[in-house]
Context: one part of a larger RNA
RNA sequence: ACCACGUUAAGGAAUUCGGCAAAUUAGCCCCGUAUCUUCGGAAGAAGGGGUCCUUGCACGGGUGAAGGACUUGCUCCGUAAGCCCGAGUGAGGCGCAGUGAAAGGGUCCGGGCGACUGUUUACCAAAAACACAGCACUCUGCUAACUCGCAAGAGGAUGUAUAGAGUGUGACACGUGACCAAUGCCAAAAGGUUAAGGAGAGAGGUUAUUCCGCUUCGGCGGGAGAAGCUUCGACCUGAAGCCCUGGUGAAUGUCGGCCGUAACUAUAACGGUCCUAAGGUAGCGAAAUUCCUUGUCGGGUAAGUUCCGACCCGCACGAAUCGUGUAACGAUCCGGACACUGUCUCAACGUGGAUCUCG
Numbered sequence: 001a002c003c004a005c006g007u008u009a010a011g012g013a014a015u016u017c018g019g020c021a022a023a024u025u026a027g028c029c030c031c032g033u034a035u036c037u038u039c040g041g042a043a044g045a046a047g048g049g050g051u052c053c054u055u056g057c058a059c060g061g062g063u064g065a066a067g068g069a070c071u072u073g074c075u076c077c078g079u080a081a082g083c084c085c086g087a088g089u090g091a092g093g094c095g096c097a098g099u100g101a102a103a104g105g106g107u108c109c110g111g112g113c114g115a116c117u118g119u120u121u122a123c124c125a126a127a128a129a130c131a132c133a134g135c136a137c138u139c140u141g142c143u144a145a146c147u148c149g150c151a152a153g154a155g156g157a158u159g160u161a162u163a164g165a166g167u168g169u170g171a172c173a174c175g176u177g178a179c180c181a182a183u184g185c186c187a188a189a190a191g192g193u194u195a196a197g198g199a200g201a202g203a204g205g206u207u208a209u210u211c212c213g214c215u216u217c218g219g220c221g222g223g224a225g226a227a228g229c230u231u232c233g234a235c236c237u238g239a240a241g242c243c244c245u246g247g248u249g250a251a252u253g254u255c256g257g258c259c260g261u262a263a264c265u266a267u268a269a270c271g272g273u274c275c276u277a278a279g280g281u282a283g284c285g286a287a288a289u290u291c292c293u294u295g296u297c298g299g300g301u302a303a304g305u306u307c308c309g310a311c312c313c314g315c316a317c318g319a320a321u322c323g324u325g326u327a328a329c330g331a332u333c334c335g336g337a338c339a340c341u342g343u344c345u346c347a348a349c350g351u352g353g354a355u356c357u358c359g
Base pairs, nucleotide, nucleotide: 002353003352004351005350006349007348008347010345011344014343019340027051028050029049030048031047036041038171052093053092054091055090056089057088059086060085061084062083063082067077068076069075070073094098106338107337108336109335110334111333112332113330114329118130119129134169135168136167137166138165139164140163146155147154148153172325173324174323175322177255178254179253182252183251184248185247186246187245191243192242193241197237198236202232203231204230205229206228209224210223211222212221213220214219256274257273258272259271260270283317284314295311296310297309298308299307
């Protein structure tokens, strides 16, 4: 020097990405307790006081003779003394310290996210992820839809639309805008297109036969060609689908550009024009989203790329891939303050261990 502990002058976060770690707080009784709030909470808010021993006094509870009552019972009522317990008040005592050890909340303020309790990467992630109650849409009339299985069969369900299945959102409050052009889904006795199959006009191959030519009379070459077999095959017929027509957004999704204009300037309520299916409404906004950016202003600090409040020029928020709020909750994340401390200025000493030398 290392590991685990203990103590520490003065200072008290100056340490550090960050109070990580440590320290502080702590039980019980009494007093007291804010903003906010879904009136339940927040709350043990915060912040104070008490706490041991001896003794006096008065009190409360229990037990408890005598006594009393009657319904005469292992009855009931009931109090003195004694004993036990409790809380109160007065006086006194000791120590630095009285929940004297152990065990045993640090607190407050502001913000993000998620409502909450819960669940999760067994063994690097516990979260803002998943779930959730609630909300909405779609399917399903029962031999249900849906799922497993080749099937039989089973689950759904010994249930029956206040039921079951799927999808999205995610308590609650206030809301949830425009677009059906694309994609999906739904509807639709018309029309177009359309497969196998049916149908089979017709065409080809093969040749029994026949004709012609040549012949060494054995045959050879060429033409036509029935039946059968076989190859191809038009018209016609032929479902869903697609096209077509319409609907549908808490379906997948999408939600513009340029130019000009007001009596300083600036800006543009206003006008023009192009395109589109329609051009982003309410709300929020440098945000878990903002590149430029440490935007600008205000607050907090002596000093603040973080934080809080605003502004809006939203590179590239936005309404159930929900928008904006929100009490309570959180081993969540960010910022600040008090208390407290060896985190630090800056290190020291001690205890135990491990290590080193010798044995």

Predicted 3D model of a 359-nucleotide part of an RNA (large-subunit ribosomal RNA, domain IV) from Kiritimatiella glycovorans. Its Rfam family is "Bacterial large subunit ribosomal RNA". Its family is annotated with ribosome and structural constituent of ribosome in the Gene Ontology. Model confidence (mean pLDDT): 88 of 100.